[in-house]
RNA sequence: CCGCAACCAAGGUAAAGUACGGGUAACCGUAUGGCACAAAGCCACCUAUCCUGCGAAAGCAGGAACGAGGGGUUGCUGUG
Numbered sequence: 001c002c003g004c005a006a007c008c009a010a011g012g013u014a015a016a017g018u019a020c021g022g023g024u025a026a027c028c029g030u031a032u033g034g035c036a037c038a039a040a041g042c043c044a045c046c047u048a049u050c051c052u053g054c055g056a057a058a059g060c061a062g063g064a065a066c067g068a069g070g071g072g073u074u075g076c077u078g079u080g
Base pairs, nucleotide, nucleotide: 002080003079004078005077012037013036017032018031019030020029021028022027035067041073042072043071045070046069047068049064050063051062052061053060054059
């Protein structure tokens, strides 16, 4: 540096729900909670998805989301 995730160790993140708050909404923040996760760290670049507006429609614009996939980038341990 590349591959892999068995064993070991240190840990890490935090689903759904609930409470409060923000937002037209998707959804987000804090607290609680713990479903799970070897990148479930980060990025909205592509596809898919969701929301708002316009449109007869095809679609277009803006927004959301990284725990759907791809891609980019950074990282712990062990091992080949």